[in-house]
Notes
A computed fold for a 102-nucleotide RNA from Prochlorococcus sp. AG-409-M05, annotated as TPP riboswitch aptamer (THI element). Its Rfam family is "TPP riboswitch aptamer (THI element)". Its family is annotated with thiamine pyrophosphate binding in the Gene Ontology. It was read from a public genome assembly, where an Rfam model found it. Model confidence (mean pLDDT): 75 of 100.

RNA sequence: UUAUAGCACUAGGGGUGCCAGGUACAUUUUUACCUGGCUGAGAUCACACCCUCUGAACCUGAUCCGGGUAAAUCUGGCGAAGGGAAGUGAAUGAUGCGUGAU
Numbered sequence: 001u002u003a004u005a006g007c008a009c010u011a012g013g014g015g016u017g018c019c020a021g022g023u024a025c026a027u028u029u030u031u032a033c034c035u036g037g038c039u040g041a042g043a044u045c046a047c048a049c050c051c052u053c054u055g056a057a058c059c060u061g062a063u064c065c066g067g068g069u070a071a072a073u074c075u076g077g078c079g080a081a082g083g084g085a086a087g088u089g090a091a092u093g094a095u096g097c098g099u100g101a102u
């Protein structure tokens, strides 16, 4: 000087669905709460989980398309699409220069 799949600290960005049953309201529908189930790292506050430009964490497209389910962001496409939040330090490796010894 440069690199780091990684580590630490600080700062920041996100999402939180679907179904069944019960209770209450409503009286056609619906809405609220509670319990349980499904997938996942995470399903409404856990300071938990994930992600921070080498950016699929997450958003738009999307009331999207195919498959599939009790149902669903369940799964694949879309996606070489468009957006999207960062700095420092130690350590380690590589390379260069200088000094000393042999």
Base pairs, nucleotide, nucleotide: 001094002093003092004091007089008088009087010086011052012051013050014049016046017038018037019036020035021034022033023032024031058083059082060081064077065076066075067074